[in-house]
Order: sequence, then C1' cells, then structure tokens
RNA sequence: AAUGAAAAAGGCAAACCAGGUGAAAACCUGGGACGCAAAGCCUCCGGUCUACGGUUUUUGACUAGGAUAGCGGGGCUGCCGGGU
Repeated sequence: AAUGAAAAAGGCAAACCAGGUGAAAACCUGGGACGCAAAGCCUCCGGUCUACGGUUUUUGACUAGGAUAGCGGGGCUGCCGGGU
C1' cells in the first nucleotide's frame, strides 16, 4: 500500500416503544438491537422519498428547497489483525 479469516480492546445502532421538533420526507433525546470494518465525516454524481413555498391549463402536474452517508458511486479521516 492493498486486503477483511478468526479474534481482542473498544465503537455504532435497524425495527419497535416513549418524549420532542418539522408542512412533510425525516430528524433529535432516552429505551431497544436487526445488523455494520468505516453503520466515522462530507450531498460532489446517480437513485429514492418529500413539496410548507413557487409555477401552471389547479381533485392534477412540475419544481426552488428539504431528507436519505444504514440506496449505490466518489472524496477525507481512522481502530485491530491472519495470509498476500
């Protein structure tokens, strides 16, 4: 540098529940563990979700913006270790 067998020290925490925030997607805190070797950080690219507001030919469609890093790619950083 590349890589992730079996482990150790540790780490994170899906669903669900309670409380809170938000128009929503969703997020935060506590409980809880399905899983995770980057499930640490960043929306740069693609996807998906949302649409208070905006546009419009207004039961609709589109969209600024928002969300998702535990959807994939990419960037930055990092613990441990057999073999190479």
Record summary
c-di-GMP-I-GGC riboswitch aptamer from Fluctibacter halophilus, 84 nucleotides, folded computationally. The sequence was found by an Rfam model in a public genome assembly. Taxonomically the source falls in Fluctibacter (Bacteria, Pseudomonadati, Gammaproteobacteria, Alteromonadaceae).